[in-house]
RNA sequence: CCGUGCUAGGCGGGGUGCUAGCGGUGCCCUGUACCCGUAAUCCGCUCUAGCGGGGCUGAAUCCCCUCUCGAGGGGCUGGAGCCCGAGGUCAGCGCCCCGUCAGUGGCGGUGAUCGUCCGGUCCCGCUGCGAUGGAGACCCGUGAACCAGGUCAGGUCCGGAAGGGAGCAGCCUUAAGCGGUCAUCUUCAGGCGUUGCGGGAGCGCUGGACGGGAGUCACGAGACGGUGGCAGCGCCUCGGGUGUCGGCCUCGACAGAGGGUGCACGG
Numbered sequence: 001c002c003g004u005g006c007u008a009g010g011c012g013g014g015g016u017g018c019u020a021g022c023g024g025u026g027c028c029c030u031g032u033a034c035c036c037g038u039a040a041u042c043c044g045c046u047c048u049a050g051c052g053g054g055g056c057u058g059a060a061u062c063c064c065c066u067c068u069c070g071a072g073g074g075g076c077u078g079g080a081g082c083c084c085g086a087g088g089u090c091a092g093c094g095c096c097c098c099g100u101c102a103g104u105g106g107c108g109g110u111g112a113u114c115g116u117c118c119g120g121u122c123c124c125g126c127u128g129c130g131a132u133g134g135a136g137a138c139c140c141g142u143g144a145a146c147c148a149g150g151u152c153a154g155g156u157c158c159g160g161a162a163g164g165g166a167g168c169a170g171c172c173u174u175a176a177g178c179g180g181u182c183a184u185c186u187u188c189a190g191g192c193g194u195u196g197c198g199g200g201a202g203c204g205c206u207g208g209a210c211g212g213g214a215g216u217c218a219c220g221a222g223a224c225g226g227u228g229g230c231a232g233c234g235c236c237u238c239g240g241g242u243g244u245c246g247g248c249c250u251c252g253a254c255a256g257a258g259g260g261u262g263c264a265c266g267g
C1' cells in the first nucleotide's frame, strides 16, 4: 500500500418550555437522516445522562475536533416611534363671553334720546247688559168607574098618552197630577264676559299733551381691547404598554475549510 472480516462510532441537529441537572414526548426553526413500545395531573436517567427490544452501515465524502459563514431563537437595555393614563400650562393655537370702533340699514326739524303730567294695559268693588246654569210660566200630550162639567144609548122612575125627571156605560172637554219642550217671558245664582263709575297697584310696555333741540335703534362674521372663561389641540413632567427602529449579550441548523482516528488475518 492492497484485500477480507470485526469493533468504536453513526443512523439528524438546534432553540424554547419543564427540571436540582440531563434527555425525551410538547411548541418553534432548519433539514431529510431506521422500525416497535413508553411519556405532561409527565416518562426515564444521574454528571456528560432517555429507557426496553430489533435492524442497517461501518474506519471513512459518511465518525470526532477546531475555525469561517449564518437561517432562526432567547435575554437585557436605552433612545426614538406609536398608544394609553395622571398632573401641569390659557403669557402658543383654537373656541366662547364682555366692551369699544369703523361700516351698513331703519326712524328722526312733518321734531330723536330724555323729562313732566294725564290715560290704557294689571287687581278689587258696585251698577247696566250679555252668555251660561237652575226653577217656574207659556205650549203640547196624557189624565176622573163613583164624591167635575156637557151630551147622555140602554135600562129605570112619573104619566092614560104626549112628554118629562134622575142618571150608569160610551164619547167630548177639563181640575189635581204625570211627562215633554226649539223659541219666548219671569225669577234666582256666581271662580263667566263686557260698558260705565269708584278705589288700588305700577313706571315693564304703550297712547296723548307739554318742555326741549339732534340723535336713536338694529346688525356688527371686519378691527381693537380684556392680570374674563374653556384644558379641545399644542407644549412640559411622571407612569405604563407595544418590540416598529437601534444597541449589547447569548445559543445556533445547513454549508464550507483544515486537522485527527482503531483491531485481527493474509498478500
Base pairs, nucleotide, nucleotide: 001267002266003265004264005263006262009057010056011055012030013029014028015027016026020046021045022044023043024042034054035053036052037051038050063260064259065258066257067256068255072251073250074249075248076247077246079245080244081242082241083240084239085238086237087236088235089234092233093232094230095229096228097226098225099224100223101222103219104218105217106216107215114211115210116209117208118207119206120205121204122200123199124198125197126196128194129193130192132189133188134187135186136185137184139180140179141178142177148173149172150171151170156165157164158163

Overview:
Predicted 3D model of a 267-nucleotide RNA (Bacterial large signal recognition particle RNA) from a Solirubrobacterales bacterium. The sequence is in RNAcentral, with records from ENA. Rfam family: Bacterial large signal recognition particle RNA. Clan: SRP clan. Rfam classes the family as a non-coding RNA gene. NCBI's taxonomy places the organism under Bacteria, Bacillati, Actinomycetota, Thermoleophilia, Solirubrobacterales. It is recorded under the gene name ffs. Its mean pLDDT, the model's own confidence on a scale to 100, is 78. The model forms 89% of the base pairs in the Rfam consensus.